[in-house]
This is a predicted structure of a 349-nucleotide part of an RNA (small-subunit ribosomal RNA, central domain) from an uncultured Candidatus Peribacteria bacterium. Rfam family: Bacterial small subunit ribosomal RNA. The full RNA is in RNAcentral, with records from SILVA.
Context: one part of a larger RNA
RNA sequence: UUGGGCGUAAAGGGUCCGUAGGCGGUAAUUUAAGUUAGAUGUUAAAUCCAGAGGCUCAACCUCUGGCUCGUAUCUGAUACUGGAUUACUAGAGUCUUGUAGAGGCACGUGGAAUUCUGUGUGUAGGGGUAAAAUCCGUAGAUACACAGAGGAACACCAAAAGCGAAGGCAGCGUGCUGGGCAAGUACUGACGCUAAGGGACGAAAGCGUGGGGAGCGAACGGGAUUAGAUACCCCGGUAGUCCACGCCGUAAACGAUGGAUACUAGGUGUUGGCUCAUCGACCGAGUCAGUGCCGUCGCUAACGCAUUGAGUAUCCCGCCUGGGGAGUACGGUCGCAAGAUUAAAACUC
Numbered sequence: 001u002u003g004g005g006c007g008u009a010a011a012g013g014g015u016c017c018g019u020a021g022g023c024g025g026u027a028a029u030u031u032a033a034g035u036u037a038g039a040u041g042u043u044a045a046a047u048c049c050a051g052a053g054g055c056u057c058a059a060c061c062u063c064u065g066g067c068u069c070g071u072a073u074c075u076g077a078u079a080c081u082g083g084a085u086u087a088c089u090a091g092a093g094u095c096u097u098g099u100a101g102a103g104g105c106a107c108g109u110g111g112a113a114u115u116c117u118g119u120g121u122g123u124a125g126g127g128g129u130a131a132a133a134u135c136c137g138u139a140g141a142u143a144c145a146c147a148g149a150g151g152a153a154c155a156c157c158a159a160a161a162g163c164g165a166a167g168g169c170a171g172c173g174u175g176c177u178g179g180g181c182a183a184g185u186a187c188u189g190a191c192g193c194u195a196a197g198g199g200a201c202g203a204a205a206g207c208g209u210g211g212g213g214a215g216c217g218a219a220c221g222g223g224a225u226u227a228g229a230u231a232c233c234c235c236g237g238u239a240g241u242c243c244a245c246g247c248c249g250u251a252a253a254c255g256a257u258g259g260a261u262a263c264u265a266g267g268u269g270u271u272g273g274c275u276c277a278u279c280g281a282c283c284g285a286g287u288c289a290g291u292g293c294c295g296u297c298g299c300u301a302a303c304g305c306a307u308u309g310a311g312u313a314u315c316c317c318g319c320c321u322g323g324g325g326a327g328u329a330c331g332g333u334c335g336c337a338a339g340a341u342u343a344a345a346a347c348u349c
Stems, first nucleotide, its partner, number of pairs: 004320003007303002012317001014201004021194003025088007033081002035077008048066007091191001092188003095184005103177007110154001115149007125136002162169002206247006215241002220236004258316006266294011298305002322349003331342004
C1' cells in the first nucleotide's frame, strides 16, 4: 500500500468555532478538463506467448507472428464528474408572532443551620467511641433564652424533569445577554456538510498577587486500635475550599459510542409548542422538537444496540495494529513551577 477495525477485546480527539483541503440539491444551455472510442507515432534488442525449423532428443539456438503497463498528437462521443452561464426551492439562512428553561454575566437581597462574641437562667459535668482516651468545664462548660458578628451553602419544591457545545448550571429579585423550539411561509437562492493546521472554552486539584476564612479539612500534633499502624476510629488543625485578576489545560472530560444527511415495525411514560375535536377547561386524536423504558427487522464474539442504532447507505475528520519497556527517554513547543503536549529505541516474553 491492499485490506480490517474503534460501546465493553488495541482504537472517537474533552468540547465547539473555523482556514486550507475533501465531498456536495433540482432543471436547462454550453464547454470537453476528467471519462470514453478510433487513427498515427513511440513503447530498443534479448526475455515472454503461439507456430515452424536446427543440434540424434531435451536444455539450448534460429525464423515468423503476437504481446509490450503506458504516453503524445489528431479526429469523434457527452451519460456521469469538473468549468462557465441561466433558472428553481425541498437543504441552509433571514423575517414575523409566540413560547419553555438551575443557559451566561453583574448588582442587590432572604431565611434555616454551624461556629464565635456579649448578657441572663442554671450547676457538674460535657463531648466522643464498639469500648475508651486525648479534649472542653467550678476562671462556671454542656443545656435554655435574647442580642450581635462573620463566612459558606441554598432543605422542602425536585422529577426517568429542564437548560447548555462540552466542562457544567439550583434560595429570591432586578438589569444586560446567548442559544433553542413551534406556528406562519414574506424574503435570499445551495449561501451547504466535514474539518488537517489554527483559535476559543474547558471539573477538581495545583500555581502567582491581593483579599477573606464560619464549617470542612491534605500535611502535621495528640488519643486509641494493633505484633507493628507512617491507616481505618476519636480530639485538634495549616494549606486549601470562598472572592477578584492572571496562569495551568488535565479527568472513568463516559453514552467508555466523532460530526452531518437520508431511509428502516411498533408499544408505553415524560418535557415544550401547534392543529383538530369540544360552547369551553380537562380528557382525547394528530403533528413537530427533546428526554426515558420495552421491543420487531437488522446488527453483534457475546453482553447487548434497536427512528436518541451498535441497523441500511453516502461524505469528511480523529484514532488502532501483540504484552512489557512506555505515554517513558531524547529533542521540539508551551508553562512561574508542578508539569502538559508531541513521541521512540535497545532489550525482553